[in-house]
Context: one part of a larger RNA
Molecule: large-subunit ribosomal RNA, domain IV
Organism: metagenome
RNA sequence: ACCUCGUGAAGGAACUUUGCAAUCUAGUCCCGUAACUUAGGAAGAAGGGAUGCCCCGCAAGGGGCCGCAGUGAAAUGGGUCAACCGACUGUUUAUCAAAAACACAGCAUUCUGCGAAGCCGCAAGGCCAAGUAUAGGAUGUGACACGUGACCAAUGCCGAAAGAUUAAGGCAAGGGGUUAGCCGCAAGGCGACGCUCUGAACCCAAGUCCCGGUGAAUGUCGGCCGUAACAAUAACGGUCCUAAGGUAGCGAAAUUCCUUGUCGGGUAAGUUCCGACCUGCACGAAUCGUGUAACGAGUUGACCGCUGUCUCCACGAGGCGCUCG
Numbered sequence: 001a002c003c004u005c006g007u008g009a010a011g012g013a014a015c016u017u018u019g020c021a022a023u024c025u026a027g028u029c030c031c032g033u034a035a036c037u038u039a040g041g042a043a044g045a046a047g048g049g050a051u052g053c054c055c056c057g058c059a060a061g062g063g064g065c066c067g068c069a070g071u072g073a074a075a076u077g078g079g080u081c082a083a084c085c086g087a088c089u090g091u092u093u094a095u096c097a098a099a100a101a102c103a104c105a106g107c108a109u110u111c112u113g114c115g116a117a118g119c120c121g122c123a124a125g126g127c128c129a130a131g132u133a134u135a136g137g138a139u140g141u142g143a144c145a146c147g148u149g150a151c152c153a154a155u156g157c158c159g160a161a162a163g164a165u166u167a168a169g170g171c172a173a174g175g176g177g178u179u180a181g182c183c184g185c186a187a188g189g190c191g192a193c194g195c196u197c198u199g200a201a202c203c204c205a206a207g208u209c210c211c212g213g214u215g216a217a218u219g220u221c222g223g224c225c226g227u228a229a230c231a232a233u234a235a236c237g238g239u240c241c242u243a244a245g246g247u248a249g250c251g252a253a254a255u256u257c258c259u260u261g262u263c264g265g266g267u268a269a270g271u272u273c274c275g276a277c278c279u280g281c282a283c284g285a286a287u288c289g290u291g292u293a294a295c296g297a298g299u300u301g302a303c304c305g306c307u308g309u310c311u312c313c314a315c316g317a318g319g320c321g322c323u324c325g
Stems, first nucleotide, its partner, number of pairs: 002319007010311002014309001019306001027051005036041001038143001052065005066070001078304007085296002090102002106141007118127003144291004149221003154218002156214004163209003169203002174198005181190003222240005249283001250280001261277005
């Protein structure tokens, strides 16, 4: 020097990506306790006080003793304010991630009438289920509150069956090959039955086209120009395109490039944070939107307390190590 501890003047987060780490706090009794709230909570909120032993006394109460210190050791909450995300208790990457990810109750859609649908299996058979639509399967969303807009053109699904198209197959007109035979001097020609290679028209399913429906189905949700008596802006008008042009709500956001946007707050000073604005590069409504008490080893900002994190290190203890045995 290193490891594990202990103590520390003055200051008290100036350290640092970050109070990481380590202090502080702590038990019990009494007093007291805010916003907010789903009225249960929040809450051990916060913040104060007491705490040992002896004597008298039923108790209430009174008197006394010791120490720096009486939950005398050990075990043993630091607290507060605000924002984001996820409602919550749970679950997870055995061995770098515990979370805002998964699950969840609730909500919705869809399939399934029982030899159910779905799933495993070639089958027999089995799960579902010794269940029966208040049941079972699948998918999405994810407590609760208030809501959940427009578009069916594309894709998907459902329905309907008139028309178009359409396979194998059926029926089978026709055509080709072969040759008994016939004709011919010959070369060659014609050619029945049979066998064989083909084969039009006609009949004919689902599907597709066509028609209609459907968004808590996959998804999508515009541009340009002009206009008000300063200027600016545009309630208003024109025009092009579209299936329809983003409604409510939220918004520099876990989403904002420009950007440390602008204004306000907090600080002496704030790229973070909080409240607003809206010019949303590129929010937006069950790939849910916006809120939300409670909860969280979640993320972010601020404050009080507290401290060797630091200014700035110092000393001590035990290890490790070295020598000898």